[in-house]
RNA sequence: GGCCCGGUGGUCAAGUGGUCAAGACACGGCCCUUUCACGGCUGUAACAGGGGUUCGACUCCCCUCCGGGUCA
Numbered sequence: 001g002g003c004c005c006g007g008u009g010g011u012c013a014a015g016u017g018g019u020c021a022a023g024a025c026a027c028g029g030c031c032c033u034u035u036c037a038c039g040g041c042u043g044u045a046a047c048a049g050g051g052g053u054u055c056g057a058c059u060c061c062c063c064u065c066c067g068g069g070u071c072a
Base pairs, nucleotide, nucleotide: 001071002070003069004068005067006066007065010025011024012023018055027043028042029041030040031039048064049063050062051061052060
């Protein structure tokens, strides 16, 4: 340098054009408990950056950045 895969809360991870962006762990509050732990309820928090297509983009297209694989 060419090609392929990926980037979504603090972490992991689903979402292949329209609903409030699901869930788990973690964290905060409340309940439970003599207390802690466990358990239950609830809350905060995310689409790598830019541009394009579209009535509408996490999703499709282009460029850039970052990570991984492969070929030379």
Predicted 3D model of a 72-nucleotide RNA (transfer RNA) from [Clostridium] cellulosi. Taxonomically the source falls in Ruminiclostridium (Bacteria, Bacillati, Bacillota, Clostridia). RNAcentral holds the sequence, with entries from Rfam. Its Rfam family is "tRNA". By type it is a transfer RNA. From the family's description: Transfer RNA (tRNA) molecules are approximately 80 nucleotides in length. Its mean pLDDT, the model's own confidence on a scale to 100, is 80.